[in-house]
RNA sequence: GGAUAGAGGCGCGGCGCUCAUGCGUACCGUGGAACAAGGCCAGGCAGCUGUUUCACGGGAGAGGGUGCGCCGCCGAAGGUGAGGCGGCCUGCCUGGGCCGUUUUACCUGGGCUGCGGAACAAUAUUCUGCGGACUGUCACGAGGAGUGGAGCGCUAUCC
Numbered sequence: 001g002g003a004u005a006g007a008g009g010c011g012c013g014g015c016g017c018u019c020a021u022g023c024g025u026a027c028c029g030u031g032g033a034a035c036a037a038g039g040c041c042a043g044g045c046a047g048c049u050g051u052u053u054c055a056c057g058g059g060a061g062a063g064g065g066u067g068c069g070c071c072g073c074c075g076a077a078g079g080u081g082a083g084g085c086g087g088c089c090u091g092c093c094u095g096g097g098c099c100g101u102u103u104u105a106c107c108u109g110g111g112c113u114g115c116g117g118a119a120c121a122a123u124a125u126u127c128u129g130c131g132g133a134c135u136g137u138c139a140c141g142a143g144g145a146g147u148g149g150a151g152c153g154c155u156a157u158c159c
Base pairs, nucleotide, nucleotide: 001159002158003157004156005155006154009074011073012072013071014070015069016068017067019065027058028057029056030055031054032053033052034051035050037049038048040096041095042094043093044092045091046090077108078107079106080105081104082103083102084101085100086099087098088097109135110134112132113131114130115129116128117127118126119125137149138148139147140146
């Protein structure tokens, strides 16, 4: 230097089923009232007829979450920036925003937790910034107390 196999533990991610939430919400139908406006955002062209609200009658789903099972794993995985592709508007164009996927550069050892921020219907949950103790690993340290570093690391075996 290369190959193989491992470890950290409320360990990481995916899929299926289930339950609750979402919610009597979106939306649909009927009737009334008001309005000249009505699309994820802005502008333009075109087209359609609706838009808001109240009452009544019907009435979801997705994402996220609980539990169980299975699968793949230990940069497991996640985040930020940039690029490609696809999607979200009544149709099209331009510019944005959002979602999914993929490539690439950088960052993060890990779970828990306090405060703040973002997403979300949400207090759940996820992500993130700054802290706290803890934990695994390596190095330093005469012993010890301890201090410091990062997974492109560490341990073991083989060549």
Background: This is a predicted structure of a 159-nucleotide RNA (Lysine riboswitch aptamer) from uncultured Lawsonibacter sp. It matches the Rfam family "Lysine riboswitch aptamer". Rfam describes the family as follows. Riboswitches are metabolite binding domains within certain messenger RNAs that serve as precision sensors for their corresponding targets.